Predicted 3D model of a 71-nucleotide RNA (transfer RNA) from an Alphaproteobacteria bacterium.
It matches the Rfam family "tRNA". It is annotated as a transfer RNA.
The sequence was found in a public genome assembly.
The source organism's lineage runs through Bacteria, Pseudomonadati, Pseudomonadota and Alphaproteobacteria.
The coordinates come from a structure-prediction model, not an experiment, and the mean pLDDT is 81.
[in-house]
RNA sequence: UGGGAAAUAGUUUAAUGGUAGAACAGCGGACUCUGACUCCGUUAGUCUAGGUUCGAAUCCUAGUCUCCCAA
Numbered sequence: 001u002g003g004g005a006a007a008u009a010g011u012u013u014a015a016u017g018g019u020a021g022a023a024c025a026g027c028g029g030a031c032u033c034u035g036a037c038u039c040c041g042u043u044a045g046u047c048u049a050g051g052u053u054c055g056a057a058u059c060c061u062a063g064u065c066u067c068c069c070a071a
Base pairs, nucleotide, nucleotide: 001070002069003068004067005066007064010024011023012022013021018054026042027041028040029039030038047063048062049061050060051059
């Protein structure tokens, strides 16, 4: 310098243009003499800015950052 890929909750990971879900973690509670385990509840998210669309995490454009390949 060129090409490709990824970005979603604190972490990991789903979601065929139609209510953004799960697990772990955190918090509260139950259980226990105490703790652990287990169970119940709960908090929290679409990288940024535009565009298309009745409707965008998803499609398009530009940008940021990370990774891979080639030179």